This is a predicted structure of a 528-nucleotide part of an RNA (small-subunit ribosomal RNA, 5' domain) from an uncultured Pseudomonadales bacterium.
Context: one part of a larger RNA
C1' cells in the first nucleotide's frame, strides 16, 4: 500500500445496499416465537342468531334448532423452521466410493374395507389438598382399543406348514323398499383407511485420502485384536454375552498433553503461498450442569417426560414451580455492537376439503458514517488588487477572484399536489369435458367478474419559495507533498525511525500561511 463484524479522538449534510455481543455456553424481570382440525367424537362454558315461556317492555328463564366453539377423547404436526460454537484433532468434516437398511407426507400400480365386542376422558355425585393437583363411584362417544372372519400379493420355514389386515367422513339423487316433517337402507362422487409392489425424497451405516501443535509426551490396548454360537438393531459389526485362540497399535509419530467445530469461502499476493472462517450457503454438535428412556416414519426431543445436582422463586413448612445459546428487552461482564416496533401484503412452513388459522421463520420499518458506492454544500462575472489578519528590508508582498458587489441556476433536504410496481390468488357466475342412472354433486380446464398492501406521507414525476439547510479532520526536520512569525530555553513537551528541546526551534505551544484527503479525516489494534 490492501484489508476489518473493529473500537477511540475530533467532525457530521442526503440517499441507495449491506452489517451490526468478537467479550459471561454468566443470571435472567415482561411479552410473543406451534400450532390447528367440529368434514373423526360425546358434547355446550362464552358470544350471536332462531324458537319458546314469564312478566317489573328490556330484562331472566328455558330449547345445541343454527353459526361457532371453552375445557376434553381423537388425527396430523411440536424431530421442519430459528438460535449458538460449549464439547469435538474425530469417519466430525471435505472428497472419492461401497452393501447389511429403513423412510410419514407424495407419485404410480395390484388387492380389499366383512362382522362383532369391552371399555376410557369429558359431563354428573362426592372426598383430599393453601397451592401445584390427586383420589374414588356412577355414566357416555369415536376415524381412540381389542379380538373373529378373509390372505393376489407380503413375512418366517422353505417340504408340510406357520403368522399377520382395515375407519369410515362429506357431498349427491332419494324412483323402487321400510318409516314418513324428513331419515334409514340402496345407488352414486370424493376423500380417507388397511395389506403390499415399485418410485421419489430424508435418513442410519462402512472404507481409501485428506483434514492442527508439542517426543522438555516413547511405548500404549483386556472386550483390548480374531474366531465359534446366541442375543440385540431398520440394518453390518465386540454392538453386547458365553467360549477358544493371543493378538491389535506404534518413529509414515501410537497413546498422553494443549489448542479448535469442518468447508464452500473471505482477506492478501503477479503467483507459490500465507492468514482466517463474521455475514450467505452445506454438514455437525449442543439446548442450565450430568443421565435415561417413552411416544414416534422420523428425536434419546430448544419452547416433552423421569431421576439426580447447583441456581431462582411460590408456600398454609407437608410440597411444589422454572430454564431467552428463538425475537425484543433487563443486570453483567467489556474498547465495543441496535427496537420490549408492523405485517401475515409478498415468499415459505404447519393444520385444514375449503373458508381460513397460527408463523418475532420471513417481509419491513426504527437505532449506528460500522462498510462500500452515489451525490451536494451553488454557477459566472468581479481589481478599487477594499477592510482586517500575518508578515516586511517599512517601499511592499501574502491571504487573494478570495469576499463585497452584480448576474444566475435549485440537485438534495424542506413544503403542495399526481401516482407505479411488488397482486397472482382465493371467492362468484357461465361454459365444456370427465365420473355417473343423473342435465345432481364433485373434479379439471377456459371466460368473465371480483376484491386483498404492512412497508406508506412508497419509488418515480410535475409544482413553489429562496444561496437560501449543509466542511470538516490531519500534516507541514528527513523519510514524505507542504514555511515564516511569536513564546519557551534540555523547562514544558514531541516521536513510527533517524532524532528535536541547554535564548536567534521550518521538529515543543499558538497565528498566519500552505499540503493531502474529504462526511469524514486521524490514532490504536490485528492480516497479507
Nucleotide at each position: 500500500g490492501a484489508u476489518u463484524g473493529a473500537a477511540c479522538g475530533c467532525u457530521g449534510g442526503c440517499g441507495g445496499c449491506a452489517g451490526g455481543c468478537u467479550u459471561a455456553a454468566c443470571a435472567c424481570a415482561u411479552g410473543c416465537a406451534a400450532g390447528u382440525c367440529g368434514a373423526g367424537c360425546g358434547g355446550u362454558a362464552a358470544c350471536a342468531g332462531g324458537g319458546g315461556a314469564g312478566c317489573u317492555u328490556g330484562c331472566u328463564c328455558c330449547c345445541g334448532c343454527u353459526g361457532a366453539c371453552g375445557a376434553g377423547c381423537g388425527g396430523c404436526g411440536g424431530a421442519c423452521g430459528g438460535g449458538u460454537g460449549a464439547g469435538u484433532a474425530a469417519c466430525g468434516c471435505g472428497u472419492g466410493g461401497g452393501a447389511a437398511u429403513u423412510u410419514g407426507c407424495c407419485u404410480a400400480g395390484u388387492a380389499g374395507u366383512g362382522g362383532c365386542g369391552g371399555a376410557u376422558a369429558g359431563c354428573c355425585c362426592g372426598a383430599g389438598g393453601a397451592a401445584a393437583c390427586u383420589c374414588g363411584g356412577a355414566u357416555u362417544a369415536a376415524u381412540a382399543c381389542c379380538g373373529c372372519a378373509u390372505a393376489c400379493g407380503c413375512c418366517c420355514u422353505a417340504c408340510g406348514g406357520g403368522g399377520g389386515a382395515a375407519a369410515g367422513g362429506u357431498g349427491g339423487c332419494c324412483u323402487c323398499u321400510c318409516c314418513u316433517u324428513g331419515g334409514a337402507a340402496g345407488c352414486u362422487a370424493u376423500c380417507a383407511c388397511u395389506a403390499u409392489u415399485a418410485g421419489a425424497u430424508g435418513a442410519g451405516c462402512c472404507c481409501g485420502c485428506g483434514u492442527g501443535a508439542g517426543a522438555u509426551u516413547a511405548g500404549c490396548u483386556a472386550g483390548u485384536u480374531g474366531g465359534u454360537a446366541g442375543g440385540g438393531u431398520a440394518a453390518a459389526g465386540g454392538c453386547c454375552u458365553a467360549c477358544c485362540a493371543a493378538g491389535g497399535c506404534g518413529a509414515c509419530g501410537a497413546u498422553c498433553u494443549c489448542u479448535a467445530a469442518c468447508u464452500g469461502g473471505u482477506u492478501u499476493g503477479a503467483g507459490a503461498g500465507g492468514a482466517u472462517g463474521a455475514u450467505c450457503a452445506g454438514u455437525c454438535a449442543c439446548a442450565c450442569u450430568g443421565g435415561a428412556a417413552c411416544u414416534g416414519a422420523g428425536a434419546c426431543a430448544c419452547g416433552g417426560u423421569c431421576c439426580a445436582g447447583a441456581c431462582u422463586c411460590c408456600u398454609a413448612c407437608g410440597g411444589g414451580a422454572g430454564g431467552c445459546a428463538g425475537c425484543a428487552g433487563u443486570g453483567g461482564g467489556g474498547a465495543a455492537u441496535a427496537u420490549u416496533g408492523g405485517a401475515c401484503a409478498a415468499u415459505g412452513g404447519g393444520g385444514g376439503c375449503a373458508a381460513c388459522c397460527c408463523u418475532g421463520a420471513u417481509c419491513c420499518a426504527g437505532c449506528c458514517a460500522u462498510g462500500c458506492c452515489g451525490c451536494g454544500u451553488g454557477u459566472g462575472u468581479g481589481a478599487a488588487g477594499a477592510a482586517g489578519g500575518c508578515u516586511c528590508u517599512a517601499g511592499g508582498g501574502u491571504u487573494g477572484u478570495a469576499a463585497a458587489g452584480c448576474a444566475c441556476u435549485u440537485u438534495a433536504a424542506g413544503c403542495u399536489g399526481u401516482g407505479a410496481g411488488g397482486a397472482a390468488a382465493a371467492g362468484c357466475u357461465u361454459a365444456u369435458u370427465g365420473u355417473u342412472a343423473a342435465u345432481a354433486c364433485c373434479a379439471a380446464u377456459a371466460a368473465g367478474u371480483g376484491u386483498u398492501g404492512a412497508c406508506g406521507u412508497u419509488a418515480a414525476c410535475a409544482g413553489c419559495a429562496g444561496a437560501a439547510u449543509a466542511a470538516g479532520c490531519a500534516c507541514c526536520g528527513g523519510c514524505u507533498a507542504a514555511c515564516u512569525c511569536c513564546g519557551u530555553g534540555c523547562c514544558a513537551g514531541c516521536a513510527g525511525c533517524c532524532g528535536c528541546g541547554g535564548u536567534a526551534a521550518u521538529a515543543c505551544g499558538g497565528a498566519g500561511g500552505g499540503u493531502g484527503c474529504g462526511a469524514g479525516c486521524g490514532u490504536u489494534a490485528a492480516u497479507c
The RNAcentral record of the full RNA draws on SILVA.